Large-subunit ribosomal RNA, domain IV from uncultured Prochlorococcus sp., 325 nucleotides, folded computationally. It was read from a public genome assembly. The coordinates come from a structure-prediction model, not an experiment, and the mean pLDDT is 89.

Context: one part of a larger RNA
């Protein structure tokens, strides 16, 4: 110098990404408790008294009086708290060994697909599970307690349901032709059956095209120009394109570039927080939308208390290191 304590005047977070780490609180009685709420909670809210002994008295629980010390849960062990907001309802579960979370899961929702030799999984099979169950039941998606809701578009892709018409495979096929060769012919060739290469009119289902449905199915949910007696906006009009042009709730948000928008609260001072505005670059209703009480080793901001975090050091214990030996 380093580790691991201890203790520090006066300041009290001035440190710092950030109270990270410490200090700070702490047990048991008694007293009292807010906002909000799902009426269970929130609560150990917060915030105050109190505690040794020794004697009377009492069934105790205590009560009264005394009495000692800086100090009575005498020493060790034992919650800081309090506002506001995000995210997720909660309890759980995870990257064995850099994440523990707002990630997953969860009850509750929906959709579908499945009538039993079931859909669905493994397996070449045989078999198994599914289940010794039988739709109040199993697969599967998708959302994620709860409240209060979840809009418009079927044009395109799925999927469903239809079958008139178009297309259309293997097969089947009149027919066509080309190969053999009984047979006919001096010959050059013709040539019946069979057999067989090779076209083949037509015939042929499902699919597809075709009509429909259908979004808690994949998905999408516009532009321009004008107008009101101040200005400044447009309830209003006008056009172009669309399947349909974004409802209701939120909104500079875990989404906002521009940007530290603005306005206001909090600070002397506020890119961050908290409420508002709404010009939403590029929110939006089961890839759910808005809210919400309890929960959270969770995330942001803020406050009290408390401290060596810090002004800024300093003094001490141990231990390693370093010097001598």
């Nucleotide at each position: 110098c380093u580790c691991u304590c201890u203790c520090u005047a006066a300041g009290g977070a001035a440190c710092u990404c950030g109270g990270c780490a410490a200090a700070a609180u702490g047990a048991c009685c008694c007293c009292g408790u807010a906002a909000c709420u799902u009426c269970g909670g929130g609560a150990g809210a917060a915030g105050g008294g109190g505690u040794g002994c020794c004697a009377g008295c009492g069934a105790g629980a205590g009560c009264u009086g005394g009495u000692c010390g800086c100090a009575g849960u005498g020493a060790a062990g034992a919650g800081g708290c309090c506002c506001a907001g995000g995210c997720g309802a909660c309890u759980g579960u995870u990257u064995a060994c850099c994440a523990a979370a707002a990630a997953c899961a969860c009850a509750g929702g929906u959709c579908u697909c499945c009538g039993c030799u079931a859909a669905g999984u493994c397996g070449c099979a045989a078999g198994a599970c599914g289940a010794u169950g039988u739709a109040u039941g199993g697969g599967g998606g998708c959302u994620g307690a709860c409240a209060c809701c979840u809009g418009c578009c079927c044009a395109g892709u799925g999927c469903c349901g239809g079958a008139a018409g178009g297309u259309u495979a293997a097969g089947g096929a009149a027919g066509c032709c080309g190969g053999u060769u009984a047979g006919c012919g001096u010959a050059a060739g013709c040539a019946a059956a069979g057999c067989u290469a090779g076209c083949g009119a037509c015939u042929g289902a499902a699919g597809c095209c075709c009509c429909g449905g259908u979004g808690a199915a994949c998905g999408g949910c516009g532009g321009c120009c004008g107008u009101a007696a101040c200005u400044a906006u447009a309830a209003c009009g006008g056009u172009c394109c669309u399947a349909a042009g974004g409802u209701a709730g939120c909104g500079a948000a875990a989404u906002u570039c521009c940007u530290u928008g603005u306005c206001g609260g909090g600070u002397a001072a506020g890119u961050u927080c908290c409420g508002a505005c709404c010009c939403g670059c590029a929110c939006g209703a089961a890839a759910g939308g808005u809210g919400u009480a309890a929960c959270g080793a969770u995330c942001u901001g803020g406050g009290c208390g408390c401290u060596g975090u810090c002004u800024c050091g300093g003094a001490g214990a141990g231990a390693g290191g370093c010097u001598c030996g």